Context: one part of a larger RNA
RNA sequence: CUGGGCGUAAAGCGUACGCAGGCGGUUGAUUAAGCGAGAUGUGAAAGCCCCGGGCUCAACCUGGGAACUGCAUUUCGAACUGGUCAACUAGAGUGUGAUAGAGGGUGGUAGAAUUUCAGGUGUAGCGGUGAAAUGCGUAGAGAUCUGAAGGAAUACCGAUGGCGAAGGCAGCCACCUGGGUCAACACUGACGCUCAUGUACGAAAGCGUGGGGAGCAAACAGGAUUAGAUACCCUGGUAGUCCACGCCGUAAACGAUGUCUACUAGAAGCUGGGGUCCUCGGACAACUUUUUCAAAGCUAACGCAUUGAUGUCUACUAGAAGCUGGGGUCCUCGGACAACUUUUUCAAAGCUAACGCAUUAAGUAGACCGCCUGGGGAGUACGGCCGCAAGGUUAAAACUC
Numbered sequence: 001c002u003g004g005g006c007g008u009a010a011a012g013c014g015u016a017c018g019c020a021g022g023c024g025g026u027u028g029a030u031u032a033a034g035c036g037a038g039a040u041g042u043g044a045a046a047g048c049c050c051c052g053g054g055c056u057c058a059a060c061c062u063g064g065g066a067a068c069u070g071c072a073u074u075u076c077g078a079a080c081u082g083g084u085c086a087a088c089u090a091g092a093g094u095g096u097g098a099u100a101g102a103g104g105g106u107g108g109u110a111g112a113a114u115u116u117c118a119g120g121u122g123u124a125g126c127g128g129u130g131a132a133a134u135g136c137g138u139a140g141a142g143a144u145c146u147g148a149a150g151g152a153a154u155a156c157c158g159a160u161g162g163c164g165a166a167g168g169c170a171g172c173c174a175c176c177u178g179g180g181u182c183a184a185c186a187c188u189g190a191c192g193c194u195c196a197u198g199u200a201c202g203a204a205a206g207c208g209u210g211g212g213g214a215g216c217a218a219a220c221a222g223g224a225u226u227a228g229a230u231a232c233c234c235u236g237g238u239a240g241u242c243c244a245c246g247c248c249g250u251a252a253a254c255g256a257u258g259u260c261u262a263c264u265a266g267a268a269g270c271u272g273g274g275g276u277c278c279u280c281g282g283a284c285a286a287c288u289u290u291u292u293c294a295a296a297g298c299u300a301a302c303g304c305a306u307u308g309a310u311g312u313c314u315a316c317u318a319g320a321a322g323c324u325g326g327g328g329u330c331c332u333c334g335g336a337c338a339a340c341u342u343u344u345u346c347a348a349a350g351c352u353a354a355c356g357c358a359u360u361a362a363g364u365a366g367a368c369c370g371c372c373u374g375g376g377g378a379g380u381a382c383g384g385c386c387g388c389a390a391g392g393u394u395a396a397a398a399c400u401c
Stems, first nucleotide, its partner, number of pairs: 004372003007355002012369001014201004021194003025088007033081002035077008049065006091191001092188004096183004103177007110154001115149007125136002162169002206247006215241002220236004258368006266346004272340001275337004281331004288321001292309004297304002350357002374401003383394004
C1' cells in the first nucleotide's frame, strides 16, 4: 500500500456555499502523455533457480544457462483514459405562463387573558396544601362593576398538515425579498457532481452597551416536610426571558442514518399544480327550417333609401318551431384514470448480529468528502488558534484493567 467498517456495538463534520484536488454525458476527427507490441543498449560480480563438474557423500567450491519482472532510446498500434478541434441534447441552466406555503426582513394593527393603578358596591376573610404555615386583609382585602396603563404571547382553525439547507418558522394587514412545484414550448450547449483549507448561517443558556419589564422564574429569603433537607411542596423574588446593535459557536444540533446519480414487486393514504374521460346544473354564442334578419342615417310617426348577411319560387299559419349529430367557450356538484411533486403507514425480494430497513433503503452499483481501530486516564494536560469572559477548537502520554 491492499484488505474491514460508520441507524442502535467505536465511527456521518450542526447545516450550506465553494477555490484547489478527485471524478465526469453522446458523436466524429486528430494527437500519442498514460496503455499495448517489437527491436537495441544497459540491468557488475556473488547469491536465488535450472543443467553439469570437483572434494569418498554433503555442506562447501566451481562451469554454463536462465532470471534480474527495471531504466533509457527507437519503430509500430489506436480500443480505452488524457490533450486538441468540430458538433449534439438525454445532465445542468435560462426564458414564458400559472400556482401552494407559520420561508426571511420591516412597519402597522386586533381581540381574549394575567398583573398593576384609580373609582363604585360591599364585609371578613382571602390564598395555599396531603395537612399546614409563611404571605395578603378592618389603614377595607378577596368577590363584583367601570375606566386607565403596560408588557409578553397569539386559543379555536390545527392536522401522522405546510415551508425552510439546517437551526427553525403560527393572530391579521401592507411593503421588500429567497427558494420550490406544474404545464407547454423556445433558448444556451456539459456550463456538471463532490469538496481538504476557507467562508456564511447556526436552538437554548451565557457575555457587552443602551432600552424595556406584565407573567414566569435560576440565585436568594421565608414557611413546611424530614433524623437531616443547602431538595421535591408552598409564599415571595433578582438576573434572565422581550427589543436594538455586537459577541459566543455549542446541544440527544437526532432520521443517533454525509452529498449526488442510476436501477430494483406491491398496497393504502397525505400535500401541490396541471392533463384525459365520464357526469349534475347553469350561462353565452353558433347551426337547420319558416318568417327574412341585423346595423347605422333621415322623418313627429307610418315609413323611405343605403350597406352587409341569408334565401329556388308562390301561398297560408303564429311568433316561434324543428330535430340530427351533439360539437364550441366559460363556471360549477361529483367521480374515474394515467403521469409528475411532497410526505405518512404497511409489506415482498434483498440486506442485517438481531432489532429492523425496505423506490424518502439500512437493497443493487458508481463518484467525492468526513470519521472509527479495546475500557479507564480524557475530549483531559501541554502547545497553537479563536473569545471581553465563560469557554470553544485542535489534541496526547505516563499509568492501569
A computed fold for a 401-nucleotide part of an RNA from Pseudoalteromonas tunicata, annotated as small-subunit ribosomal RNA, central domain. It matches the Rfam family "Bacterial small subunit ribosomal RNA". RNAcentral holds the full RNA, with entries from ENA and SILVA. The coordinates come from a structure-prediction model, not an experiment, and the mean pLDDT is 82.